[in-house]
RNA sequence: GGAGUCGGCCAGGCAGCCGCUGUCCGCGCCAGCCGCGCGGGCAGAGGAAAGUCCGGGCUCCGCAGAGCGGGAUGCAGGGUAAUUCCCUGGCACGGCGACGUGACGAACAGGGCCACAGAGACGAGUCCUGUCGUGUAAAAGCGGCAGGGGUGAAACGCGGCAACCUCCAUCCGGAGCAACACCAAAUAGGCAGGCGCUGCCGCCGCUCCUCCGGGGCGGCGGCGAGAGGCUGGCUCGGCCGAGCCUGCGGGUAGGUGGCUAGAGCCCGGGGGCGACCCCGGGCCCAGAGGAAUGGCUGUCGGCCGCCGGCUUGCCCGACGGUGCACAGAACCCGGCUUACCGGCCGGCUCCCGAU
Numbered sequence: 001g002g003a004g005u006c007g008g009c010c011a012g013g014c015a016g017c018c019g020c021u022g023u024c025c026g027c028g029c030c031a032g033c034c035g036c037g038c039g040g041g042c043a044g045a046g047g048a049a050a051g052u053c054c055g056g057g058c059u060c061c062g063c064a065g066a067g068c069g070g071g072a073u074g075c076a077g078g079g080u081a082a083u084u085c086c087c088u089g090g091c092a093c094g095g096c097g098a099c100g101u102g103a104c105g106a107a108c109a110g111g112g113c114c115a116c117a118g119a120g121a122c123g124a125g126u127c128c129u130g131u132c133g134u135g136u137a138a139a140a141g142c143g144g145c146a147g148g149g150g151u152g153a154a155a156c157g158c159g160g161c162a163a164c165c166u167c168c169a170u171c172c173g174g175a176g177c178a179a180c181a182c183c184a185a186a187u188a189g190g191c192a193g194g195c196g197c198u199g200c201c202g203c204c205g206c207u208c209c210u211c212c213g214g215g216g217c218g219g220c221g222g223c224g225a226g227a228g229g230c231u232g233g234c235u236c237g238g239c240c241g242a243g244c245c246u247g248c249g250g251g252u253a254g255g256u257g258g259c260u261a262g263a264g265c266c267c268g269g270g271g272g273c274g275a276c277c278c279c280g281g282g283c284c285c286a287g288a289g290g291a292a293u294g295g296c297u298g299u300c301g302g303c304c305g306c307c308g309g310c311u312u313g314c315c316c317g318a319c320g321g322u323g324c325a326c327a328g329a330a331c332c333c334g335g336c337u338u339a340c341c342g343g344c345c346g347g348c349u350c351c352c353g354a355u
Stems, first nucleotide, its partner, number of pairs: 001351010012300007020044010046326001050337002053335005058176004070172005075089005090104001091102004105167002110165002112161003122157001128147007180257004190248006199223011228240004264283008301324001302322004307317003310313001
C1' cells in the first nucleotide's frame, strides 16, 4: 500500500420566528378548591420506535393433582428475571487465514423414504463369467457354489435420512393495557314504592252462547272523573291528557387511574477468558391518547446537476436543486429478525513492497 474479517459508535450542526403536548412558577376569573385564560422557565421518538417471532414483568380468569391430546426445545459448562437469546469450550463443515455456519439426543423399538443411473436401493433377489448338478440330440431353462464388471452419494455392511412419522429426555394453564380498577349522564329495559285513569249512556261492526235475550272485543258520539303536562314565574281561565313521580341496581356514552423511577442511564473501582456480576457516587430522561414531538427562513456540512480553472486531483471555485438513509412511540422491559444514505473508531488476518 492492497484485500479481507470482527466489534463498537453517529444518524446532519447552529441561529431566528411562529405553533403543538406535558410539567413547574406567577398573575387574572373564584370566598376557596377544581377548572379555564394569559405570561414565563424546562422537557419532548428510535437504533431499529417496525415485524409481533421468542422470553419476562404486570393484570384478570383461575388454582393447573392425574390421564389423554397438543406444542416447543435437544453437544458440555456457564450468564440471566427468563428464553428458542447470549458467552466459553468440544465436534462437524467452509475459508490459506482472521473468522463464519450448524435443531449437534436415538437408525438392533417400529413404520416410511432413498431422485437420476442401475438387474437390484434394504423387501428380496441375480446383469455378466466360471464351475458342479439336473436337463437336452445339442442348447435354452432350473438349482447350488465361487468370482467379477458396470451404475450410483450409498450395492447387503444391521447402509443413509428423525428440519418424515416415531422413541427418549426436559419444559409449557388461558387471555391480554381494547388487560384491569374506579366515577358515571341522556335514552330504553329491570326491581321496589307512591299517585292516577280504566265510569255511565246511546249507535255501529265482528264474534260467542243455553239465540225475541245476553256476554266479549273494537270504533264513533255525549256526559262525568282525572295524577300529570303546556300556556315565561303564582292564582284563575284555556288546551292536552293515560300514564306520571321517586328511589335502587346493571350496562353504554363520557371521564379518571393503570402510565411511566425502570431487570433505568452516566461515571469510577473491583471480579470473571467472556456473556455478565458486585460496590460507590451522580442523574431523572416523551407520556400523547382519533393520538403532540411540527412549519418557515438564514447559514455551515453532505449529495446531485451544470459551468469554469490548472498544479488532472475521488482537486479547487461559482451557480442551481435537494431539508437530506430506513423509518415514527402508544403498558413496560430483555432478545431475535427485517429495513437503512453516508460516515467515524478500534482489534485481528492474508498478500505485496521498503528498511